[in-house]
Background:
This is a predicted structure of an 83-nucleotide RNA (c-di-GMP-I-GGC riboswitch aptamer) from Candidatus Acetocimmeria pyornia. Its Rfam family is "c-di-GMP-I-GGC riboswitch aptamer". Rfam 15.1 lists 1,298 matches to the family in 717 species.
RNA sequence: CGUGAACAGGGCAAACCCACCGAAAGGUGGGGGCGCGAGCUACGGGUCUAAAGCCGAGUGCUAUGACGGCCGGGUUGCCAUAA
Numbered sequence: 001c002g003u004g005a006a007c008a009g010g011g012c013a014a015a016c017c018c019a020c021c022g023a024a025a026g027g028u029g030g031g032g033g034c035g036c037g038a039g040c041u042a043c044g045g046g047u048c049u050a051a052a053g054c055c056g057a058g059u060g061c062u063a064u065g066a067c068g069g070c071c072g073g074g075u076u077g078c079c080a081u082a083a
Stems, first nucleotide, its partner, number of pairs: 002081003011036002016031006034069001039075003043072003046067003053061002055058001
């Protein structure tokens, strides 16, 4: 440099419950622990929501709102060194 099979120290925290924020999706904190580079980044794809807006007036459309624990890319760190 490459790689992540096994290992170490640890770290994070799904569902669910409570409080708060939000129109919602969702977020933050506490409990919890299914799992886990599950660190960071909305760049490409995807998914969710539709307050405001639009007109076709609806089970409608639309992201400027979200999701990194959906996939890919980028970037950063720990440990190890089997093939």